[in-house]
Molecule: Bacterial RNase P class A
Organism: Planctomycetota bacterium
RNA sequence: UGAGCGGACCGAAUGGUCGCGGGUCCGUCACGUACGGGCCGGAGGAAAGUCCGGGCUCCACAGGACAGGGUGGUCGGUAACGCCGACCGGCCGCGAGGCCAGGGACAGUGCAACAGAAAGCAAACCGCCGGACUCGCCCAAGUUCUCUUGGGCGGGCCAGGUAAGGGUGAAACGGUGAGGUAAGAGCUCACCAGCAGCCAGGGUGACUUGGCUGGCUAGGUAAACCCCACCCGGAGCAAGGCCAAACAGGGAGCAAGCCACCCCAUGGGGCGGCUGAGGGCCGGUCCGGUCCCCUUCCGACUCCCGGGUAGGCCGCACGAGGCGUCAAGCAAUUGACGUCCCAGAUAAAUGACCAUUGGCCGACGGUCAGCCCCGAGCUGACCACGGUCACAGAACCCGGCUUACACGUCCACUCACGAC
Repeated sequence: UGAGCGGACCGAAUGGUCGCGGGUCCGUCACGUACGGGCCGGAGGAAAGUCCGGGCUCCACAGGACAGGGUGGUCGGUAACGCCGACCGGCCGCGAGGCCAGGGACAGUGCAACAGAAAGCAAACCGCCGGACUCGCCCAAGUUCUCUUGGGCGGGCCAGGUAAGGGUGAAACGGUGAGGUAAGAGCUCACCAGCAGCCAGGGUGACUUGGCUGGCUAGGUAAACCCCACCCGGAGCAAGGCCAAACAGGGAGCAAGCCACCCCAUGGGGCGGCUGAGGGCCGGUCCGGUCCCCUUCCGACUCCCGGGUAGGCCGCACGAGGCGUCAAGCAAUUGACGUCCCAGAUAAAUGACCAUUGGCCGACGGUCAGCCCCGAGCUGACCACGGUCACAGAACCCGGCUUACACGUCCACUCACGAC
């Protein structure tokens, strides 16, 4: 310098004007949480997807089992997790590093397209091997005959042997060598790989290193059923609690009586009068006068009741909280001390415009510097100009994961080349 690998961070800044929603203080009045003013603070690293875990709330619950769902190397971290850290094992990469749903395939069941002879108590297509039958040729002997016998070579066909070789496939029942055989084969042996068991060393552990023995070799697939171990009660802030219009429902109230007459008949009804209650008028007020009305039920009138809709309030912003220092730990993380208070809407505020500055990009121009092949050249810096600054938007809160993301910054490490 180039290529890469792992991680951390940033997510434009400042000011002005006009707005939006929250809190607090002050003022004003038509007292509504109305209006005006001052001050304070007002989105994210993912606020997103709503995938996993927890807090919180209500319901259910003696304990156990079944069903259902989830997780799956080990040790640790944590409130918890399917998350995180360190380590182990496997695979990939020259490497830094990356990926793994990483228990069990001698409990059982299932599955494997295409190709191939054969795909699961293996299998014979080609090839190889010996044998039976048969055909052809050659040689020898017999016979002298259109033949017979024996041997050799080659072909055809039949039933076998053979897993060394070829070929198919993602996968074909260890590898190399020797012996062995008709040809072959763990058929036998040696070494190697791998498997099982035992022993010893190391490690908390997953595991690893070494030795001995064994039988000679065991296929794949469990985010297929299944088996094993462990974990899980359900619903969710529209949880849940408080206040509470209108309408509907329930209850109570709207006074207390007396006398005479009539009707039905032993209780009620009708009518009239009087005391009295209520309302209107006269009257400044009381008294008084006068008119209406009532003494029955009902009611839309008055009061009360419970449930609770609209609506309002709480939940709801101090929390597994942020920042800094120190300490423990390889780390995840934890502890101590100090310090800070930091959105709370509900159809849902957090915005718009302008100015200045900043990052990046572009090419025309200008200034300056460097280089050489000295040119209407190349490179760099600065100025001016233009463009651009993503993904995205809280809704009870928190820990994760996943996904989206313009420009840019920093740190550790690896490989290649070059220089010293």